[in-house]
RNA sequence: CCGGGGAGCCGGGCAGCCGCGCUACCAUCUGGUAUCGAGGAAAGUCCGGGCUCCACGAAACAAGGGUGGCGGGUAACGCCCGCCGGGCAGAGGAUUUCGGUCCUGGGCCAAGGGAAAGUGCCACAGAGAGCAGACCGCCUCCGGCGCUUGUCGAAGGAGGUAAGGGUGAAAGGGUGCGGUAAGAGCGCACCGCGGGGCCGGCAACGGUCCCGGCACGGCAAACCCCACCCGGAGCAAGGCCGAAUAGGGGCGGCGCGCUGGCAACAGCAGGUGUGUUUCGCACCGACCGCCCGGGUUGGCCGCUUGAGCCUUGCGGCGACGCAAGGCCUAGAGGAAUGGCUGCCGAACCGCUUUCGGGCGGGGAACAGAACCCGGCUUACAGGCUCCCCGGCAUU
RNA sequence: GGGCCUGUAGCUCAGUUGGUUAGAGCUGGCCGCUCAUAACGGCUAGGUCGCGGGUUCGAGUCCUGCCGGGCCCACCA
Numbered sequence: 001c002c003g004g005g006g007a008g009c010c011g012g013g014c015a016g017c018c019g020c021g022c023u024a025c026c027a028u029c030u031g032g033u034a035u036c037g038a039g040g041a042a043a044g045u046c047c048g049g050g051c052u053c054c055a056c057g058a059a060a061c062a063a064g065g066g067u068g069g070c071g072g073g074u075a076a077c078g079c080c081c082g083c084c085g086g087g088c089a090g091a092g093g094a095u096u097u098c099g100g101u102c103c104u105g106g107g108c109c110a111a112g113g114g115a116a117a118g119u120g121c122c123a124c125a126g127a128g129a130g131c132a133g134a135c136c137g138c139c140u141c142c143g144g145c146g147c148u149u150g151u152c153g154a155a156g157g158a159g160g161u162a163a164g165g166g167u168g169a170a171a172g173g174g175u176g177c178g179g180u181a182a183g184a185g186c187g188c189a190c191c192g193c194g195g196g197g198c199c200g201g202c203a204a205c206g207g208u209c210c211c212g213g214c215a216c217g218g219c220a221a222a223c224c225c226c227a228c229c230c231g232g233a234g235c236a237a238g239g240c241c242g243a244a245u246a247g248g249g250g251c252g253g254c255g256c257g258c259u260g261g262c263a264a265c266a267g268c269a270g271g272u273g274u275g276u277u278u279c280g281c282a283c284c285g286a287c288c289g290c291c292c293g294g295g296u297u298g299g300c301c302g303c304u305u306g307a308g309c310c311u312u313g314c315g316g317c318g319a320c321g322c323a324a325g326g327c328c329u330a331g332a333g334g335a336a337u338g339g340c341u342g343c344c345g346a347a348c349c350g351c352u353u354u355c356g357g358g359c360g361g362g363g364a365a366c367a368g369a370a371c372c373c374g375g376c377u378u379a380c381a382g383g384c385u386c387c388c389c390g391g392c393a394u395u
Numbered sequence: 396g397g398g399c400c401u402g403u404a405g406c407u408c409a410g411u412u413g414g415u416u417a418g419a420g421c422u423g424g425c426c427g428c429u430c431a432u433a434a435c436g437g438c439u440a441g442g443u444c445g446c447g448g449g450u451u452c453g454a455g456u457c458c459u460g461c462c463g464g465g466c467c468c469a470c471c472a
Base pairs, nucleotide, nucleotide: 001391002390003389004388005387006386007385008384009383010382012344013343014342015341016340017339018338020037021036023034024033025032026031039366043377044376046375047374048373049372050371051234052233053232054231056280057279058278059277060276061275064230065229066228067227068226069083070082071081072080073079084112086109087108088107091104092103093102094101095100113225114224118223119222120219121218122217135165136164137161138160139159140158141157142156145153146152147150173191174190175189176188177187178186192214193212194211195210196209197208198207199206200205238301239300240299241298248292249291250290251289252288253287257268258267259266260265270284271283272282273281294471295470296469308327309326310325311324312323313322314321315320348361349360350359351358352357396468397467398466399465400464401463402462405421406420407419408418414452423439424438425437426436427435445461446460447459448458449457
């Protein structure tokens, strides 16, 4: 310098004029002044919380839903960080029958518990698809015809064989050497797999030694099992004030109980308060739930100071935490945040070039707060910075 | 603002615990029947299963991210 990949940040700037909105103040009947006035996604509403009500609290159970390697971060999470194991495509090395197999180091990717608890599925093709399988082939024996007359060989028959071919997504370990009639974990080495011991690590797991010759295919984003977590609804939640109307109709639930007392009341029983049960507690004797109908479209609170932002230092590999200092930064109702001019200006286009550039044109993506935070996902013209891999050139 | 449902042919709908090439009715086209039309009979066309990614040997179906369409909600007595 070229190509590929990953991460973070910015996302038009300055000035003037005019306008829009909230709040405060001053004038006063519609004006003036001052402060402030969108985002990294304000979006999708996919997760997790705060807050409020349902619903007074506790425990157990059932149902339903979610998450899923390990450790940490966090208010919490399905998020984030680090690690582990896995996959993919390169690089280097060993070996090779040139198909592969093994070793080493870095990069990228991912929703990654359990398949020797059970059930289920594995279409088509194929000889055989789940405690498998002899279609072709290979080998031995029988056989016996043929002519090229021999260490020959067709049809047919009896067996052996899972190395090779073929089918398939998948064929009951892989590669190599030995071995054999041909073969085969039949034997051996390495790798994989299972069991056990030791060592390292908080752990997932890794290393090593011994034993086993291989028994145990895949799918759980199929049912399921295991571990852990979760009550529901949502600011149109909810609270206060005011105005208006018919406390109108229907359906359902449960019941208006007993005793004592002149009565107030007391006791017992019952009912209601989340799916069920238990315990405590509270309330009720009249209410409660649903549907149809009636009225209103007013004000205040919730509402923005908050797991807040910035800088510096310290701890940590990191996510992040702690300390000090500084800052206040839209609050709102169908709802404002814009326009013009001047200068500067990327992308892009044209001309030109001594390949450094010059001149002219051009004039900025996705988008738009509505109770508030932490994430994820999606959209986004273009620019900047850092890191990794490969190639080329030079030193 | 918040919550819920839904998407298969031009229209209305099926599609089984995932299986080969996704079906049915109406509509459309052609032919027959008829003097002609309708009805009727026969044949036939028409599908990116809303779009993308993933799991799986295999996805209309399972998981996930987008896109489109539809419905509901306030307060008072």
Molecule: RNase P RNA; transfer RNA
Organism: Novosphingobium sp.